[in-house]
RNA sequence: GCGGCGGAGUGGGCAAUCGCGGCCUUGCACGGGUAACCGGAGCAGGGGCGAGGAAAGUCCGGGCUCCGCAGAGUAAGGCGCUGGCUAACGGCCAGGAGUCGAAAGUGAAGCCCACGUGACUUCUCUUUCGGCUACAGAUAGUGCAACAGAGAAGAGACCGCCUAAGUUCCCGCAAGGGAACCGGUAAGGGUGAAACGGUGGGGUAAGAGCCCACCGCUUGAGUGGUGACAUUCAAGGCAAGGUAAACCCCGCCUGGAGCAAGACCAAAUAGGCGUGCGUUAUGAGGACUGCUCGUCCCAGCACGCGGGUAGGAUCGCUCGAGCCCACUGGUAACGGUGGGCCUAGAUGAAUGGUUGCCGGCUUUCCGAAAGGAAAGUCCACAGAACCCGGCUUACAGCUCCGCCGCCACU
RNA sequence: GCCGACAUAGCUCAGCUGGUAGAGCAACGCAUUCGUAAUGCGUAGGUCGCUGGUUCGAGUCCAGUUGUCGGCUCCA
Repeated sequence: GCGGCGGAGUGGGCAAUCGCGGCCUUGCACGGGUAACCGGAGCAGGGGCGAGGAAAGUCCGGGCUCCGCAGAGUAAGGCGCUGGCUAACGGCCAGGAGUCGAAAGUGAAGCCCACGUGACUUCUCUUUCGGCUACAGAUAGUGCAACAGAGAAGAGACCGCCUAAGUUCCCGCAAGGGAACCGGUAAGGGUGAAACGGUGGGGUAAGAGCCCACCGCUUGAGUGGUGACAUUCAAGGCAAGGUAAACCCCGCCUGGAGCAAGACCAAAUAGGCGUGCGUUAUGAGGACUGCUCGUCCCAGCACGCGGGUAGGAUCGCUCGAGCCCACUGGUAACGGUGGGCCUAGAUGAAUGGUUGCCGGCUUUCCGAAAGGAAAGUCCACAGAACCCGGCUUACAGCUCCGCCGCCACU
Repeated sequence: GCCGACAUAGCUCAGCUGGUAGAGCAACGCAUUCGUAAUGCGUAGGUCGCUGGUUCGAGUCCAGUUGUCGGCUCCA
RNA backbone atom coordinates (compact mmCIF):
# COMPACT_ATOMS: atom_id res chain seq x y z
C1' G A 1 0.00 0.00 0.00
C1' C A 2 -3.97 -3.58 -1.25
C1' G A 3 -7.70 -7.15 0.29
C1' G A 4 -10.86 -9.74 3.96
C1' C A 5 -13.46 -10.11 8.81
C1' G A 6 -15.42 -7.66 13.22
C1' G A 7 -16.78 -3.05 15.78
C1' A A 8 -17.82 2.32 16.24
C1' G A 9 -19.03 7.12 14.05
C1' U A 10 -20.90 10.36 10.12
C1' G A 11 -25.13 10.72 6.77
C1' G A 12 -22.65 17.06 2.39
C1' G A 13 -20.89 22.20 4.85
C1' C A 14 -21.29 27.77 5.03
C1' A A 15 -23.88 32.19 3.44
C1' A A 16 -27.62 35.30 0.94
C1' U A 17 -32.62 35.74 -0.73
C1' C A 18 -37.90 34.40 -1.66
C1' G A 19 -41.54 31.28 0.61
C1' C A 20 -44.18 27.63 4.19
C1' G A 21 -45.82 25.61 9.62
C1' G A 22 -46.01 26.50 14.91
C1' C A 23 -44.31 29.63 19.17
C1' C A 24 -42.88 34.33 21.54
C1' U A 25 -43.06 39.56 21.06
C1' U A 26 -43.76 45.20 19.35
C1' G A 27 -46.91 48.97 17.19
C1' C A 28 -51.69 50.37 15.00
C1' A A 29 -56.86 49.32 14.46
C1' C A 30 -61.09 46.75 16.93
C1' G A 31 -63.85 44.86 21.41
C1' G A 32 -64.35 45.01 26.98
C1' G A 33 -63.19 48.07 31.30
C1' U A 34 -63.80 54.59 34.97
C1' A A 35 -58.72 53.29 34.77
C1' A A 36 -54.52 50.26 35.31
C1' C A 37 -55.13 46.69 31.98
C1' C A 38 -57.23 42.47 29.38
C1' G A 39 -58.76 39.83 24.76
C1' G A 40 -58.72 37.63 20.02
C1' A A 41 -59.40 34.69 14.01
C1' G A 42 -57.43 42.10 11.55
C1' C A 43 -52.97 44.99 9.47
C1' A A 44 -47.59 45.97 9.61
C1' G A 45 -42.92 44.51 11.84
C1' G A 46 -39.12 41.80 14.95
C1' G A 47 -37.00 37.28 17.30
C1' G A 48 -36.30 32.11 17.79
C1' C A 49 -37.40 26.93 16.19
C1' G A 50 -38.60 23.46 12.22
C1' A A 51 -37.47 15.30 10.22
C1' G A 52 -34.28 10.45 11.08
C1' G A 53 -30.56 6.88 12.24
C1' A A 54 -33.58 4.39 10.67
C1' A A 55 -39.06 9.02 11.27
C1' A A 56 -39.91 2.55 7.92
C1' G A 57 -41.87 -2.65 9.25
C1' U A 58 -45.64 -2.46 13.30
C1' C A 59 -42.28 -7.51 15.59
C1' C A 60 -41.82 -7.13 21.25
C1' G A 61 -42.11 -4.06 25.92
C1' G A 62 -43.89 0.27 28.76
C1' G A 63 -46.32 5.14 29.74
C1' C A 64 -51.22 7.37 28.84
C1' U A 65 -56.81 6.85 28.00
C1' C A 66 -61.58 4.27 28.12
C1' C A 67 -64.11 -0.32 29.37
C1' G A 68 -64.08 -4.67 32.64
C1' C A 69 -62.56 -6.58 37.43
C1' A A 70 -63.88 -9.42 45.47
C1' G A 71 -60.40 -13.48 45.71
C1' A A 72 -58.56 -18.04 43.81
C1' G A 73 -58.26 -21.60 39.97
C1' U A 74 -58.79 -23.21 34.86
C1' A A 75 -58.54 -22.19 29.61
C1' A A 76 -55.74 -19.47 25.84
C1' G A 77 -51.19 -17.06 24.47
C1' G A 78 -46.01 -15.93 25.21
C1' C A 79 -41.05 -16.71 27.19
C1' G A 80 -37.00 -20.48 28.58
C1' C A 81 -28.42 -21.84 30.18
C1' U A 82 -26.75 -18.57 34.76
C1' G A 83 -26.15 -13.83 37.21
C1' G A 84 -27.03 -8.71 36.68
C1' C A 85 -29.34 -3.99 34.39
C1' U A 86 -34.16 -1.80 33.54
C1' A A 87 -40.49 1.27 34.21
C1' A A 88 -40.73 -3.30 31.33
C1' C A 89 -39.16 -6.65 27.53
C1' G A 90 -38.55 -11.91 23.34
C1' G A 91 -33.89 -6.13 24.85
C1' C A 92 -28.80 -5.08 26.78
C1' C A 93 -24.17 -6.37 29.73
C1' A A 94 -21.02 -10.07 31.99
C1' G A 95 -20.25 -15.24 32.52
C1' G A 96 -21.03 -20.78 31.45
C1' A A 97 -21.66 -24.69 27.92
C1' G A 98 -21.80 -26.30 22.86
C1' U A 99 -20.22 -25.62 17.85
C1' C A 100 -17.27 -23.59 13.63
C1' G A 101 -12.60 -21.39 11.84
C1' A A 102 -7.26 -20.10 12.48
C1' A A 103 -2.51 -20.76 15.00
C1' A A 104 0.73 -23.48 18.36
C1' G A 105 1.72 -27.94 21.10
C1' U A 106 1.14 -33.43 22.90
C1' G A 107 -0.10 -38.33 21.40
C1' A A 108 -1.72 -42.23 17.84
C1' A A 109 -2.23 -44.17 12.88
C1' G A 110 -0.97 -44.00 7.65
C1' C A 111 2.53 -42.83 3.84
C1' C A 112 7.46 -41.35 1.60
C1' C A 113 12.55 -41.86 2.24
C1' A A 114 18.52 -40.59 2.45
C1' C A 115 15.86 -45.11 7.97
C1' G A 116 16.55 -39.93 11.74
C1' U A 117 14.61 -36.71 17.95
C1' G A 118 12.86 -36.45 9.44
C1' A A 119 8.85 -34.29 5.96
C1' C A 120 3.55 -34.76 4.70
C1' U A 121 -1.76 -36.38 5.58
C1' U A 122 -5.74 -37.81 8.95
C1' C A 123 -7.67 -38.22 13.88
C1' U A 124 -7.96 -37.48 19.52
C1' C A 125 -6.73 -34.02 23.31
C1' U A 126 -4.81 -29.19 25.39
C1' U A 127 -3.93 -23.78 25.06
C1' U A 128 -4.76 -18.91 22.72
C1' C A 129 -7.64 -15.73 19.45
C1' G A 130 -12.09 -14.78 16.64
C1' G A 131 -17.27 -15.88 14.90
C1' C A 132 -22.13 -18.18 15.86
C1' U A 133 -26.10 -20.40 19.10
C1' A A 134 -34.94 -19.87 19.77
C1' C A 135 -29.23 -22.99 24.71
C1' A A 136 -35.45 -25.67 29.98
C1' G A 137 -36.81 -31.14 30.06
C1' A A 138 -35.88 -37.00 25.34
C1' U A 139 -34.65 -41.86 32.80
C1' A A 140 -42.94 -38.14 33.25
C1' G A 141 -45.93 -39.98 29.26
C1' U A 142 -47.74 -40.22 24.04
C1' G A 143 -46.51 -39.80 18.93
C1' C A 144 -43.30 -39.67 14.35
C1' A A 145 -39.10 -41.49 11.23
C1' A A 146 -41.19 -41.57 3.82
C1' C A 147 -37.67 -44.25 0.39
C1' A A 148 -33.73 -47.73 0.86
C1' G A 149 -32.46 -51.75 3.96
C1' A A 150 -32.41 -58.40 6.80
C1' G A 151 -33.45 -55.08 10.77
C1' A A 152 -35.70 -48.08 12.61
C1' A A 153 -36.02 -48.61 19.00
C1' G A 154 -35.17 -52.84 24.77
C1' A A 155 -34.28 -54.09 16.89
C1' G A 156 -31.92 -57.21 13.49
C1' A A 157 -28.68 -62.88 10.61
C1' C A 158 -28.99 -60.39 3.75
C1' C A 159 -23.69 -61.21 2.48
C1' G A 160 -19.83 -62.72 5.58
C1' C A 161 -17.31 -65.47 9.98
C1' C A 162 -17.53 -70.14 13.14
C1' U A 163 -18.82 -75.62 13.67
C1' A A 164 -16.27 -75.79 20.29
C1' A A 165 -21.02 -78.40 22.37
C1' G A 166 -25.74 -81.76 20.59
C1' U A 167 -27.92 -85.31 16.55
C1' U A 168 -27.26 -87.92 11.84
C1' C A 169 -24.29 -89.42 7.66
C1' C A 170 -19.56 -90.14 4.79
C1' C A 171 -13.95 -91.10 4.60
C1' G A 172 -10.23 -93.26 7.76
C1' C A 173 -7.29 -99.09 11.51
C1' A A 174 -6.85 -94.84 14.61
C1' A A 175 -5.80 -89.81 15.66
C1' G A 176 -8.65 -86.97 12.85
C1' G A 177 -11.11 -84.78 8.49
C1' G A 178 -15.67 -83.52 5.68
C1' A A 179 -21.17 -82.69 4.93
C1' A A 180 -26.16 -81.73 6.72
C1' C A 181 -29.39 -80.27 10.70
C1' C A 182 -29.79 -77.67 15.17
C1' G A 183 -27.33 -73.48 15.88
C1' G A 184 -23.55 -69.44 17.53
C1' U A 185 -21.75 -64.54 16.18
C1' A A 186 -23.34 -57.45 15.87
C1' A A 187 -15.88 -57.93 14.68
C1' G A 188 -16.19 -56.95 8.79
C1' G A 189 -19.39 -55.76 4.15
C1' G A 190 -23.91 -53.48 2.50
C1' U A 191 -28.66 -49.82 3.29
C1' G A 192 -29.72 -45.30 5.46
C1' A A 193 -30.04 -38.76 7.92
C1' A A 194 -29.72 -42.20 11.96
C1' A A 195 -27.97 -49.45 13.04
C1' C A 196 -28.07 -49.92 20.42
C1' G A 197 -20.46 -46.56 23.39
C1' G A 198 -15.13 -45.32 20.52
C1' U A 199 -9.70 -46.84 19.85
C1' G A 200 -6.08 -50.54 21.01
C1' G A 201 -4.89 -55.19 23.32
C1' G A 202 -6.14 -59.83 25.58
C1' G A 203 -9.54 -63.65 24.90
C1' U A 204 -12.52 -67.06 21.81
C1' A A 205 -14.67 -72.26 17.53
C1' A A 206 -15.81 -67.37 15.64
C1' G A 207 -17.14 -63.25 18.25
C1' A A 208 -18.89 -59.95 21.93
C1' G A 209 -17.57 -54.76 27.97
C1' C A 210 -16.56 -61.22 27.93
C1' C A 211 -11.88 -59.01 30.37
C1' C A 212 -8.12 -54.93 30.57
C1' A A 213 -5.91 -49.67 29.45
C1' C A 214 -7.29 -44.81 27.76
C1' C A 215 -11.44 -41.73 26.28
C1' G A 216 -16.74 -41.03 26.64
C1' C A 217 -21.23 -41.97 29.85
C1' U A 218 -24.17 -42.73 34.57
C1' U A 219 -24.46 -42.53 39.97
C1' G A 220 -22.57 -40.96 44.81
C1' A A 221 -19.34 -37.97 47.79
C1' G A 222 -15.80 -33.85 48.30
C1' U A 223 -13.77 -29.00 46.66
C1' G A 224 -14.25 -24.02 44.02
C1' G A 225 -18.12 -20.64 42.36
C1' U A 226 -24.15 -16.44 44.24
C1' G A 227 -25.18 -19.57 40.02
C1' A A 228 -24.99 -21.89 35.12
C1' C A 229 -20.89 -25.01 35.66
C1' A A 230 -15.89 -26.75 36.48
C1' U A 231 -12.73 -30.23 38.92
C1' U A 232 -11.02 -34.54 42.14
C1' C A 233 -12.01 -39.34 44.16
C1' A A 234 -14.91 -43.75 44.39
C1' A A 235 -18.41 -47.08 42.32
C1' G A 236 -21.02 -49.06 37.94
C1' G A 237 -19.57 -52.69 32.54
C1' C A 238 -23.13 -49.32 29.19
C1' A A 239 -28.68 -49.35 30.81
C1' A A 240 -29.93 -43.92 29.03
C1' G A 241 -30.11 -43.08 20.12
C1' G A 242 -32.96 -38.61 17.21
C1' U A 243 -37.08 -35.22 17.15
C1' A A 244 -40.27 -30.62 22.05
C1' A A 245 -39.63 -23.92 15.67
C1' A A 246 -44.55 -32.55 17.40
C1' C A 247 -48.35 -33.08 21.42
C1' C A 248 -46.72 -32.40 26.16
C1' C A 249 -44.23 -31.81 31.40
C1' C A 250 -41.81 -28.04 34.63
C1' G A 251 -40.93 -22.82 35.93
C1' C A 252 -42.16 -17.64 35.01
C1' C A 253 -45.31 -13.74 32.74
C1' U A 254 -49.94 -11.82 30.59
C1' G A 255 -57.58 -8.53 31.65
C1' G A 256 -59.50 -6.23 26.68
C1' A A 257 -59.04 -2.29 23.24
C1' G A 258 -56.25 1.38 21.26
C1' C A 259 -54.92 8.94 20.33
C1' A A 260 -59.85 7.22 14.48
C1' A A 261 -58.08 5.90 22.73
C1' G A 262 -60.65 9.63 25.25
C1' A A 263 -62.41 14.71 27.10
C1' C A 264 -64.89 19.50 26.04
C1' C A 265 -68.00 23.06 22.99
C1' A A 266 -72.02 22.58 19.83
C1' A A 267 -76.13 23.96 14.75
C1' A A 268 -80.37 22.55 11.22
C1' U A 269 -83.85 18.42 10.77
C1' A A 270 -86.09 14.33 13.25
C1' G A 271 -87.29 12.19 17.79
C1' G A 272 -87.75 12.70 23.77
C1' C A 273 -89.49 15.51 28.24
C1' G A 274 -91.94 19.85 30.43
C1' U A 275 -95.09 24.34 30.28
C1' G A 276 -98.66 27.39 27.74
C1' C A 277 -102.34 28.00 23.92
C1' G A 278 -105.47 25.33 20.61
C1' U A 279 -108.10 21.15 18.20
C1' U A 280 -116.63 22.51 19.02
C1' A A 281 -114.14 28.73 15.44
C1' U A 282 -115.58 34.04 18.86
C1' G A 283 -109.21 30.20 15.58
C1' A A 284 -102.89 28.44 18.06
C1' G A 285 -100.77 28.26 13.14
C1' G A 286 -100.11 28.58 7.62
C1' A A 287 -100.87 30.55 2.06
C1' C A 288 -102.11 35.23 -0.83
C1' U A 289 -99.73 40.63 1.58
C1' G A 290 -95.18 45.54 3.72
C1' C A 291 -99.72 45.98 7.21
C1' U A 292 -105.15 45.60 8.00
C1' C A 293 -109.63 43.47 6.07
C1' G A 294 -111.02 39.44 3.23
C1' U A 295 -110.77 34.38 0.98
C1' C A 296 -108.74 29.52 1.40
C1' C A 297 -106.11 25.59 4.02
C1' C A 298 -105.81 23.26 8.56
C1' A A 299 -104.76 20.02 13.99
C1' G A 300 -101.56 21.01 15.99
C1' C A 301 -98.50 25.43 17.28
C1' A A 302 -95.05 28.37 20.34
C1' C A 303 -91.40 28.45 24.11
C1' G A 304 -88.04 26.01 27.29
C1' C A 305 -84.86 21.76 28.88
C1' G A 306 -81.67 17.65 28.17
C1' G A 307 -79.03 13.68 25.04
C1' G A 308 -76.80 12.68 20.37
C1' U A 309 -75.20 14.09 15.20
C1' A A 310 -72.90 17.61 11.28
C1' G A 311 -69.07 20.73 12.55
C1' G A 312 -64.86 22.18 15.69
C1' A A 313 -58.61 27.83 14.26
C1' U A 314 -60.75 23.61 21.86
C1' C A 315 -58.03 19.89 24.96
C1' G A 316 -55.25 15.22 24.88
C1' C A 317 -50.17 17.47 22.01
C1' U A 318 -45.39 17.32 23.40
C1' C A 319 -41.06 19.09 29.70
C1' G A 320 -39.84 13.86 28.67
C1' A A 321 -38.08 6.73 32.12
C1' G A 322 -35.65 14.25 27.88
C1' C A 323 -30.64 16.14 25.92
C1' C A 324 -25.47 17.93 26.96
C1' C A 325 -21.16 18.53 30.32
C1' A A 326 -18.33 17.44 34.79
C1' C A 327 -17.43 14.29 38.99
C1' U A 328 -18.39 9.50 40.85
C1' G A 329 -19.96 3.72 41.94
C1' G A 330 -19.70 -0.63 38.76
C1' U A 331 -15.45 -5.26 34.38
C1' A A 332 -19.89 -3.76 31.69
C1' A A 333 -25.03 -2.89 30.66
C1' C A 334 -26.47 0.81 33.94
C1' G A 335 -26.90 3.93 38.32
C1' G A 336 -25.92 8.45 41.70
C1' U A 337 -24.72 13.81 42.48
C1' G A 338 -24.07 18.78 40.59
C1' G A 339 -24.49 22.37 36.62
C1' G A 340 -26.49 23.97 31.95
C1' C A 341 -30.41 23.71 27.90
C1' C A 342 -35.69 23.70 25.69
C1' U A 343 -34.95 21.11 20.73
C1' A A 344 -41.38 20.33 15.05
C1' G A 345 -46.39 19.69 16.85
C1' A A 346 -49.28 19.78 11.52
C1' U A 347 -54.83 17.77 10.72
C1' G A 348 -55.29 17.44 3.28
C1' A A 349 -51.23 17.70 6.67
C1' A A 350 -45.22 22.85 6.85
C1' U A 351 -39.88 21.41 6.89
C1' G A 352 -39.20 23.91 0.05
C1' G A 353 -37.18 26.96 -4.37
C1' U A 354 -33.08 29.96 -6.44
C1' U A 355 -27.99 31.77 -6.24
C1' G A 356 -22.69 31.96 -4.64
C1' C A 357 -18.34 29.52 -2.37
C1' C A 358 -16.29 24.95 -0.50
C1' G A 359 -16.41 19.26 -0.26
C1' G A 360 -17.53 14.40 -2.89
C1' C A 361 -18.45 11.65 -7.56
C1' U A 362 -18.54 11.20 -13.16
C1' U A 363 -16.92 12.90 -18.00
C1' U A 364 -13.83 15.95 -21.08
C1' C A 365 -9.53 19.11 -21.88
C1' C A 366 -4.34 20.97 -20.56
C1' G A 367 0.23 19.03 -18.37
C1' A A 368 6.21 14.74 -18.43
C1' A A 369 4.39 14.56 -13.43
C1' A A 370 2.49 16.95 -9.28
C1' G A 371 -1.62 19.30 -10.42
C1' G A 372 -5.08 22.74 -12.88
C1' A A 373 -9.65 24.11 -15.76
C1' A A 374 -14.68 23.30 -17.67
C1' A A 375 -19.36 20.77 -17.75
C1' G A 376 -22.79 17.62 -15.31
C1' U A 377 -24.87 15.50 -10.72
C1' C A 378 -27.40 18.32 -6.28
C1' C A 379 -25.23 13.68 -4.09
C1' A A 380 -27.26 6.59 -0.23
C1' C A 381 -31.67 4.73 2.24
C1' A A 382 -35.60 7.37 3.09
C1' G A 383 -39.53 11.52 5.39
C1' A A 384 -42.62 12.91 11.75
C1' A A 385 -48.48 12.39 13.06
C1' C A 386 -49.72 10.47 21.23
C1' C A 387 -44.86 9.57 23.42
C1' C A 388 -40.75 6.50 24.93
C1' G A 389 -37.15 1.68 25.44
C1' G A 390 -35.65 -2.17 22.06
C1' C A 391 -35.49 -5.54 17.76
C1' U A 392 -35.64 -6.20 12.50
C1' U A 393 -35.20 -4.39 7.61
C1' A A 394 -33.04 -0.48 3.79
C1' C A 395 -28.55 2.48 3.21
C1' A A 396 -23.98 5.64 -1.83
C1' G A 397 -19.72 7.74 -0.01
C1' C A 398 -16.30 9.01 3.95
C1' U A 399 -13.57 8.60 8.85
C1' C A 400 -11.54 5.81 13.05
C1' C A 401 -10.15 1.22 15.92
C1' G A 402 -8.82 -4.17 16.38
C1' C A 403 -7.34 -8.87 14.01
C1' C A 404 -5.68 -11.78 9.69
C1' G A 405 -3.46 -12.45 4.76
C1' C A 406 -0.46 -10.69 0.44
C1' C A 407 3.16 -7.33 -1.87
C1' A A 408 7.27 -3.70 -1.55
C1' C A 409 11.26 -1.39 1.36
C1' U A 410 14.57 -1.15 5.73
C1' G B 1 -52.39 6.58 11.63
C1' C B 2 -54.36 1.85 14.01
C1' C B 3 -56.09 -3.37 13.55
C1' G B 4 -56.64 -7.95 10.66
C1' A B 5 -56.54 -11.67 6.49
C1' C B 6 -54.45 -13.89 2.10
C1' A B 7 -50.52 -15.49 -1.73
C1' U B 8 -50.24 -23.25 -4.62
C1' A B 9 -50.56 -24.90 -12.87
C1' G B 10 -52.99 -19.84 -17.71
C1' C B 11 -57.97 -19.17 -14.29
C1' U B 12 -60.84 -20.90 -9.79
C1' C B 13 -59.49 -23.67 -5.64
C1' A B 14 -58.01 -28.54 -2.46
C1' G B 15 -53.69 -30.28 0.10
C1' C B 16 -55.45 -33.48 7.57
C1' U B 17 -50.85 -34.85 12.58
C1' G B 18 -44.02 -32.63 8.05
C1' G B 19 -42.62 -38.03 4.03
C1' U B 20 -42.19 -38.09 -4.13
C1' A B 21 -48.07 -31.63 -4.89
C1' G B 22 -53.66 -32.72 -6.91
C1' A B 23 -59.02 -31.47 -8.89
C1' G B 24 -62.33 -28.70 -12.36
C1' C B 25 -62.10 -25.39 -16.51
C1' A B 26 -58.44 -23.83 -20.20
C1' A B 27 -54.02 -25.63 -23.77
C1' C B 28 -51.95 -29.56 -27.06
C1' G B 29 -52.23 -34.52 -29.60
C1' C B 30 -55.19 -38.79 -31.17
C1' A B 31 -60.00 -41.07 -31.88
C1' U B 32 -65.17 -40.02 -33.37
C1' U B 33 -67.65 -36.73 -37.71
C1' C B 34 -68.31 -34.99 -44.54
C1' G B 35 -66.66 -30.86 -41.09
C1' U B 36 -67.36 -28.39 -36.18
C1' A B 37 -69.12 -28.71 -31.25
C1' A B 38 -69.96 -32.21 -27.48
C1' U B 39 -67.77 -36.90 -25.92
C1' G B 40 -63.72 -40.61 -25.06
C1' C B 41 -58.35 -41.55 -24.45
C1' G B 42 -53.69 -39.44 -23.64
C1' U B 43 -49.90 -35.53 -22.92
C1' A B 44 -47.49 -31.21 -21.28
C1' G B 45 -47.54 -27.34 -17.86
C1' G B 46 -45.49 -25.91 -10.62
C1' U B 47 -38.75 -21.04 -8.32
C1' C B 48 -45.87 -23.74 -3.68
C1' G B 49 -44.67 -14.87 -3.50
C1' C B 50 -39.21 -14.28 -1.87
C1' U B 51 -34.97 -15.07 1.79
C1' G B 52 -33.05 -17.60 5.93
C1' G B 53 -33.59 -21.15 9.97
C1' U B 54 -35.45 -25.93 12.79
C1' U B 55 -35.47 -31.03 11.03
C1' C B 56 -32.71 -36.81 7.99
C1' G B 57 -36.61 -34.33 5.22
C1' A B 58 -40.70 -27.99 4.81
C1' G B 59 -46.37 -26.18 0.43
C1' U B 60 -47.06 -27.40 5.83
C1' C B 61 -43.32 -25.38 11.59
C1' C B 62 -40.49 -20.58 13.03
C1' A B 63 -38.37 -15.67 11.80
C1' G B 64 -37.68 -11.76 8.29
C1' U B 65 -39.37 -9.55 3.73
C1' U B 66 -42.54 -8.29 -0.80
C1' G B 67 -47.32 -7.70 -2.79
C1' U B 68 -52.74 -7.76 -2.57
C1' C B 69 -57.37 -7.23 0.00
C1' G B 70 -60.59 -5.85 4.13
C1' G B 71 -62.13 -3.15 8.65
C1' C B 72 -61.76 1.27 12.11
C1' U B 73 -66.75 8.54 14.40
C1' C B 74 -70.56 8.42 18.37
C1' C B 75 -75.15 6.43 20.67
C1' A B 76 -78.54 2.38 20.98
Two RNAs folded together computationally: RNase P RNA and transfer RNA, 486 nucleotides in total. Rfam match: Bacterial RNase P class A. From the family's description: Ribonuclease P (RNase P) is a ubiquitous endoribonuclease, found in archaea, bacteria and eukarya as well as chloroplasts and mitochondria. Rfam classes the family as a ribozyme.